TPP riboswitch aptamer (THI element) from Niastella yeongjuensis, 106 nucleotides, folded computationally.
The organism belongs to Niastella, within Bacteria.
Model confidence (mean pLDDT): 77 of 100.
The model forms 90% of the base pairs in the Rfam consensus.
RNA sequence: UUCAGUUUCCCGGGGUGCUUUUCUGUCACUGGCAGAAUUGCUGAGAAAAUACCCGUAGAACCUGAUCAGGGUAAUGCCUGCGCAGGGAAGGUAGCUCCGAAAUUGU
Numbered sequence: 001u002u003c004a005g006u007u008u009c010c011c012g013g014g015g016u017g018c019u020u021u022u023c024u025g026u027c028a029c030u031g032g033c034a035g036a037a038u039u040g041c042u043g044a045g046a047a048a049a050u051a052c053c054c055g056u057a058g059a060a061c062c063u064g065a066u067c068a069g070g071g072u073a074a075u076g077c078c079u080g081c082g083c084a085g086g087g088a089a090g091g092u093a094g095c096u097c098c099g100a101a102a103u104u105g106u
Base pairs, nucleotide, nucleotide: 001101002100003099004096005095006094007093009091010090011055012054013053014052017041018040021037022036023035024034025033026032027031061086062085063084067080068079069078070077
């Protein structure tokens, strides 16, 4: 010095499930479906907060998927699928020297 990591600001991308109880509406009415409030579960985020996460070194997120195996009260809850396909092609200013490379000096 460059890369990398990280922080502020700006720009861009993304998800919001399962479940207890109550109320309302509706139907093919011992129940099912939809909405609101609420209890619990996982998680960074699940009641849309500029909060959380991600931006190609891309598993943030979507498709495959009404998927497969395990497990749960139930659900991507876990694993596989996955060197499968897509997906925002980031910027500025600093900090770090635990990391990597090059150069210079001792």